[in-house]
RNA sequence: CGCUUAUCAAGAAAGGUGGAGGGAUUGCGCCCUAUGAAACCUUGGCAACCCUUAUUCGCCGCUGCGAAUAGAAGGUGCCAACUCGCUCUUCUCAAAAAGAAGUCAGAUAAGUC
Numbered sequence: 001c002g003c004u005u006a007u008c009a010a011g012a013a014a015g016g017u018g019g020a021g022g023g024a025u026u027g028c029g030c031c032c033u034a035u036g037a038a039a040c041c042u043u044g045g046c047a048a049c050c051c052u053u054a055u056u057c058g059c060c061g062c063u064g065c066g067a068a069u070a071g072a073a074g075g076u077g078c079c080a081a082c083u084c085g086c087u088c089u090u091c092u093c094a095a096a097a098a099g100a101a102g103u104c105a106g107a108u109a110a111g112u113c
Stems, first nucleotide, its partner, number of pairs: 002112007013043005021032003027086003044079003049075002051071001053070007083105001088102005
C1' cells in the first nucleotide's frame, strides 16, 4: 500500500520552539489564522477500538467462549465548526430553494495476505 469488519450528531487545551499558512482530495462556499497557521516538543485532558480487572448472566463441559455493567494501568487515536457544508444517485417538491436516504471518498481501530 491492498483486503475484511466496526464506528464517525457526543466528548476533550494550555505552554514552548516556529513564522504563514490551515480546514484529506477536485471545484464552489464558508470558516480558522500575526490576539500567531502548519510542523515539532512538554504537560494536561477526552474517549473506550484494542485492553486490564471485578461482578452477573448464557453456552460449553476444555485452565474455554460470548454478552451486559463497572474500570482506565498499558497500545493506538483524538482535543474549532456533523468527516465544516455541498459535489454523485434517489425520494418529498410543478420547479427552485429546503429537507431526507444512500453511494463514493476519507479518518480511526482491530484483524489479515